[in-house]
RNA sequence: CGGGACAUAGCGCAAUUGGUUAGCGCGCCAGCAUGGGGUGCUGGAGGUUGCGGGUUCGAGUCCCGCUGUCCCGA
Numbered sequence: 001c002g003g004g005a006c007a008u009a010g011c012g013c014a015a016u017u018g019g020u021u022a023g024c025g026c027g028c029c030a031g032c033a034u035g036g037g038g039u040g041c042u043g044g045a046g047g048u049u050g051c052g053g054g055u056u057c058g059a060g061u062c063c064c065g066c067u068g069u070c071c072c073g074a
Stems, first nucleotide, its partner, number of pairs: 001073007010026004019057001028044006050066005
């Protein structure tokens, strides 16, 4: 320098070839059970889906640019 993949909650991951409330596990907070802890059960908070534009009635999903990480080639 060229090509490809990925970026979604504090962490690890889903989201059925665009569709109405973006979910799961761990973690966090509260309550209950225990004398307390561990553990279990119930409930809850937490996301401008890397950044900026575009297409569309509608974008995590499609298109363009940028940033970062990884892989391949030179």
Molecule: transfer RNA
Organism: Candidatus Parcubacteria bacterium